[in-house]
RNA sequence: GGACGAGUAGCUCAGCCUGGUUAGAGCACGUCACUGAUAAUGACGGGGUCGGAGGUUCAAAUCCUCCCUCGUCCA
Numbered sequence: 001g002g003a004c005g006a007g008u009a010g011c012u013c014a015g016c017c018u019g020g021u022u023a024g025a026g027c028a029c030g031u032c033a034c035u036g037a038u039a040a041u042g043a044c045g046g047g048g049u050c051g052g053a054g055g056u057u058c059a060a061a062u063c064c065u066c067c068c069u070c071g072u073c074c075a
Base pairs, nucleotide, nucleotide: 001074002073003072004071005070006069007068010027011026012025013024020058029045030044031043032042033041051067052066053065054064055063
């Protein structure tokens, strides 16, 4: 230098191909219930501007362009 893959909640990921009702799951965290007190279990809740910028569109996590970070391979 080139090819491919990954980047979404504190962590692990789904959703992207085929744009459309409000951005989700598990774990973790907080409150409450339960208990003598924990754990476990149950209920409720907080937390994201989807790696960054721009473009297309009525509408973008999703399509297009450029850039950044990480990984694998080629040179």